Predicted 3D model of a 344-nucleotide part of an RNA (small-subunit ribosomal RNA, central domain) from uncultured Flavobacterium sp. Model confidence (mean pLDDT): 90 of 100. It matches the Rfam family "Bacterial small subunit ribosomal RNA". Rfam links the family to the GO terms ribosome and structural constituent of ribosome.

[in-house]
Context: one part of a larger RNA
RNA sequence: UUGGGUUUAAAGGGUCCGCAGGCGGGCUAAUAAGUCAGUGGUGAAAUCCUACAGCUUAACUGUAGAACUGCCAUUGAUACUGUUAGUCUUGAAUUCGGUCGAGGUAGGCGGAAUGUGUAGUGUAGCGGUGAAAUGCUUAGAUAUUACACAGAACACCGAUAGCGAAGGCAGCUUACUAGGCCUGAAUUGACGCUGAGGGACGAAAGCGUGGGGAGCGAACAGGAUUAGAUACCCUGGUAGUCCACGCCGUAAACGAUGAUUACUCGUUAUUGGGAUUUAUCUCAGUGACUAAGCGAAAGUGAUAAGUAAUCCACCUGGGGAGUACGGUCGCAAGAUUGAAACUC
Numbered sequence: 001u002u003g004g005g006u007u008u009a010a011a012g013g014g015u016c017c018g019c020a021g022g023c024g025g026g027c028u029a030a031u032a033a034g035u036c037a038g039u040g041g042u043g044a045a046a047u048c049c050u051a052c053a054g055c056u057u058a059a060c061u062g063u064a065g066a067a068c069u070g071c072c073a074u075u076g077a078u079a080c081u082g083u084u085a086g087u088c089u090u091g092a093a094u095u096c097g098g099u100c101g102a103g104g105u106a107g108g109c110g111g112a113a114u115g116u117g118u119a120g121u122g123u124a125g126c127g128g129u130g131a132a133a134u135g136c137u138u139a140g141a142u143a144u145u146a147c148a149c150a151g152a153a154c155a156c157c158g159a160u161a162g163c164g165a166a167g168g169c170a171g172c173u174u175a176c177u178a179g180g181c182c183u184g185a186a187u188u189g190a191c192g193c194u195g196a197g198g199g200a201c202g203a204a205a206g207c208g209u210g211g212g213g214a215g216c217g218a219a220c221a222g223g224a225u226u227a228g229a230u231a232c233c234c235u236g237g238u239a240g241u242c243c244a245c246g247c248c249g250u251a252a253a254c255g256a257u258g259a260u261u262a263c264u265c266g267u268u269a270u271u272g273g274g275a276u277u278u279a280u281c282u283c284a285g286u287g288a289c290u291a292a293g294c295g296a297a298a299g300u301g302a303u304a305a306g307u308a309a310u311c312c313a314c315c316u317g318g319g320g321a322g323u324a325c326g327g328u329c330g331c332a333a334g335a336u337u338g339a340a341a342c343u344c
Base pairs, nucleotide, nucleotide: 004315005314006313007298008297012312014201015200016199017198021194022193023192025088026087027086028085029084030083031082033081034080035077036076037075038074039073040072041071042070049065050064051063052062053061054060091191092188093187094186095185096184097182098181099180100179103177104176105175106174107173108172109171110154114150115149116148117147118146119145120144121143125136126135162169163168206247207246208245209244210243211242215241216240220236221235222234223233258311259310260309261308262307263306266289267288268287269286270285271284272283273282274281275280293300294299317344318343319342326337327336328335329334
C1' cells in the first nucleotide's frame, strides 16, 4: 500500500458555515470524452513462460513459439458515466396561515435570603466540632425589632420536560432578533449532500485594562487530628467568582457513538402541531422495553452499534511521548503540528 477497523480494546475532528474537490433525482434528444468491440502500427535484445535441442545431468546455453497485460491511429457500438440542449416534480428552497420553547442580545422591575451600618429591647455568653480549640463578646456580642445600604443568585412551579449546531440556556417584564414544527395551497425547478485548506462560535480556569466585591473561596495564617499531616475537620482569608471591552481556544467539549439519505417486527409513556365518528390516526421530537439482525461480550435495536450508498476525520503493539526539535499562533500561561534513539 491493499485489506481491516474507530460506544467500552488503538481510532469520530468540540460544533457549525463554507471555496476547491468528491458524489448526486425522473424523462427525451444530440454527442461519443470515459467505457466496450474490430482492424493496422508499435511494444529492441536479454529476462519470464511453453516445446525441443547441446554440454554425462543440473545450473548454463541455443532454436522456435507464446507473451510483453502498454501506447498510437482508425472503424464501429451507445446501456451506463460525462458534456450539451429541452422538460418534469417527488429532493431542496421560498411565500401565505397557525403554533412552540430556560434559543440569543439589550434595558427596566421584584421578593426571599445573606452580610454590613444606625437605632431600640436585652444579658452573658456566642460560634464551632466526633470531641475541642483558634475566633467573636461587658468598649454589650449571640438573639430579637425597625430602618437603610450592598453585591450575587433566582426557592416553589420543575419534570424521566423544553430550546439551541455545539458550548450552553431558568425570577417577572419590554424592545429587537434567530429558529423549529404543523396544515393546505401557490411559486422556483435539482437550485442537492459532504467538505481538505479557510472562517465563525466555543464551559471552567487563566491573562490584559477599568470597575465592583455580599456570600463562597485556590494561595496564605491560625486551631485541631496524627508517629508526622505541607491534607481531610474548624476559625479567618487574598486572587478569583460578578460587570464592560480585548485575549486564550482547551475539557471525561461524552451518546466516550462524524454528517447526509433510503429501507427494516412490535409494545408503552410523553412534548408540539394537524385530523377525527373522541375509539383513534398522522407528522416532527423526547424516553423505556423488545423481534429479527448485529456484536468478543456488555449491549444495541426506526434517535441502530441492523441493511446499503456518498463525502470527511482518524487508527495500526506497550513505554519513550503528546515529549524533543523546527514551524505557526499567543502578552503570558501555553495551544497546535509532531518525531527518533533506546527499551520490553

The full RNA is in RNAcentral, with records from ENA, Greengenes and SILVA.